The RNA shown here (SAM riboswitch aptamer (S box leader)) has 106 nucleotides and comes from a marine sediment metagenome. The coordinates come from a structure-prediction model, not an experiment, and the mean pLDDT is 85. The sequence is in RNAcentral, with records from MGnify. Of the family's consensus pairs, 91% are formed in the model.
[in-house]
């Protein structure tokens, strides 16, 4: 850059001491110790590997990764749809698509 996955599912110890949750806005999470760093466990099933199948597939998880608060925590951009009044470049709310990102795999 390209394809694919993002509404499921999985926490105990230690270390350490403030700000984390990718940006921005909301809203959570944290001295009753968060974020993060190590061990140890588990989840999941891209890759890989084993079995069954003509075959799509489909089960299992030894190895590579990856993940283990809240849908990618929620929106941000574009459009359909319903409701509301102060009718406006107004406000909710739902869905679809896009961009951002994140994980794999080239």
């Nucleotide at each position: 850059c390209u394809c694919a996955u993002c509404c499921a599912g999985a926490g105990a110890g230690g270390c350490g001491g403030a700000g984390g949750g990718a940006c921005c806005g909301g809203c959570c999470c944290g001295u009753u110790g968060a974020u993060g760093c190590c061990u140890c466990g588990g989840c999941a099933a891209c890759c890989c590997c084993c079995a069954c199948u003509u075959a799509a597939g489909c089960g299992g998880c030894a190895g590579g990764u990856g993940c283990c608060a809240a849908g990618u925590c929620c929106g941000g951009c574009g459009g359909a749809c319903g409701c509301c009044c102060g009718u406006g470049a107004g406000g909710c709310g739902c869905c679809c698509g896009a961009g951002a990102g994140a994980u794999g795999a080239g």